[in-house]
Context: one part of a larger RNA
RNA sequence: UUGGGUUUAAAGGGAGCACAGGCCGGCUGUCAAGCGUGUUGUGAAAUGUAGGCGCUCAACGCCUGACUUGCAGCGCGAACUGACGGUCUUGAGUGCGCGCAACGUUGGCGGAAUUUGUCGUGUAGCGGUGAAAUGCUUAGAUAUGACGAAGAACUCCGAUUGCGAAGGCAGCUGACGGGAGCGUUACUGACGCUUAAGCUCGAAAGCGCGGGUAUCGAACAGGAUUAGAUACCCUGGUAGUCCGCGCGGUAAACGAUGGAUGCCCGCUGUUUGCGUCUAACGUAAGCGGCCAAGUGAAAACGUUAAGCAUCCCACCUGGGGAGUACGCCGGCAACGGUGAAACUC
Numbered sequence: 001u002u003g004g005g006u007u008u009a010a011a012g013g014g015a016g017c018a019c020a021g022g023c024c025g026g027c028u029g030u031c032a033a034g035c036g037u038g039u040u041g042u043g044a045a046a047u048g049u050a051g052g053c054g055c056u057c058a059a060c061g062c063c064u065g066a067c068u069u070g071c072a073g074c075g076c077g078a079a080c081u082g083a084c085g086g087u088c089u090u091g092a093g094u095g096c097g098c099g100c101a102a103c104g105u106u107g108g109c110g111g112a113a114u115u116u117g118u119c120g121u122g123u124a125g126c127g128g129u130g131a132a133a134u135g136c137u138u139a140g141a142u143a144u145g146a147c148g149a150a151g152a153a154c155u156c157c158g159a160u161u162g163c164g165a166a167g168g169c170a171g172c173u174g175a176c177g178g179g180a181g182c183g184u185u186a187c188u189g190a191c192g193c194u195u196a197a198g199c200u201c202g203a204a205a206g207c208g209c210g211g212g213u214a215u216c217g218a219a220c221a222g223g224a225u226u227a228g229a230u231a232c233c234c235u236g237g238u239a240g241u242c243c244g245c246g247c248g249g250u251a252a253a254c255g256a257u258g259g260a261u262g263c264c265c266g267c268u269g270u271u272u273g274c275g276u277c278u279a280a281c282g283u284a285a286g287c288g289g290c291c292a293a294g295u296g297a298a299a300a301c302g303u304u305a306a307g308c309a310u311c312c313c314a315c316c317u318g319g320g321g322a323g324u325a326c327g328c329c330g331g332c333a334a335c336g337g338u339g340a341a342a343c344u345c
Stems, first nucleotide, its partner, number of pairs: 004316003007299002012313001014201004021194003025088007033081002035077008049065006091191001092188003095184004100179001103177007110154001114150008125136002162169002206247006216240001220236004258312006266290010294301002318345003327338004
């Protein structure tokens, strides 16, 4: 490589857009490049092979045939692939109408809580734990009332709920931007699927500059625990957590399940839309549960497939060494991407 695989055994790229490439709907016409078939030329000899013949046989040798699976030319065929036309509407897209949602960006507003400041009431404790202590407190704490400030997060509703490509998204509201769905069947007429490279997005932590800093809180300090305790517990607390601009580009980035299309029994719950639907019921698109067939090593999956098929991409090939070394690329750095071997079992 072929083959076989990728939920959990090794293996689906974190996600999207997309050029090249690969693949591509129904009917019809033409061409004949691929394809099939006939024929001609050529495909040296020796070797090998089939038949015959010659050395007494054989080895060996001679003759003839087939073969030489190839290449080229000339005909014929037209199902399939391809090329070029025509046409169609079911794939794809558009229009019109309708409701939908924690979808994104940006602004405004709100209440509770927390901490803190000032003033009042009030007096000896508060806090914390398994128990304590560090800590705070007669310079009046904790508690409680009033007024003020700041920052961050949005209780209930709230749900196998909804939205988003993924990461992710939750107080209320305005502006701007995006989205799928349903209905209609008006328009275009295959305009499609996938996608190496490329580009963009990408939790948390981290980095640069500037701001902000209420809470929590790596590091750090102290108190405990302990044989020790560089921990778990407690009291504090810097970076960070928040905002703006930029970098970085990784996660158990998980459904550990790539995308697209078609086909294949049912039951049940729920979200949104449509239908004389208004109790019911039907239908479409989602989100869940349970199962038939089938699949699977099993667990399980089962119209949201891990079933039956087709197309395209990515990846795997014993464990350790190792996601390491070296080189290259990227990065301010941290580090990321790519990614071995010796040796060993």